[in-house]
Molecule: transfer RNA
Organism: Blattella germanica
RNA sequence: GCCUCUUUGGCUCAGUGGUAGAGCACUGGUCUUGUAAACCAGUGGUCGUGAGUUCAGUUCUCGCAAGAGGCA
Numbered sequence: 001g002c003c004u005c006u007u008u009g010g011c012u013c014a015g016u017g018g019u020a021g022a023g024c025a026c027u028g029g030u031c032u033u034g035u036a037a038a039c040c041a042g043u044g045g046u047c048g049u050g051a052g053u054u055c056a057g058u059u060c061u062c063g064c065a066a067g068a069g070g071c072a
Stems, first nucleotide, its partner, number of pairs: 001071007010024004018055001026042005048064005
C1' cells in the first nucleotide's frame, strides 16, 4: 500500500427496511438477627461518525475513525 471482517446499555452478545432486546452487572423492594442466595419491580443505548438511497435505515451504498486478520 491492497483485500476481508468487526463496531448495538457498564460487560458479553442477539436483532437481514417499519417506534431497539436478552443474560450478567447496577438501583429499589420482599424474605433473613445480619450478609449472601432466591423472588418481584425498575433505571440505563440519538445502534462508532458523516453523507447518500428510501415514505421509512441498527439493517442497503459510500467516505472517515478505531480494532482484528490476510497478501506483498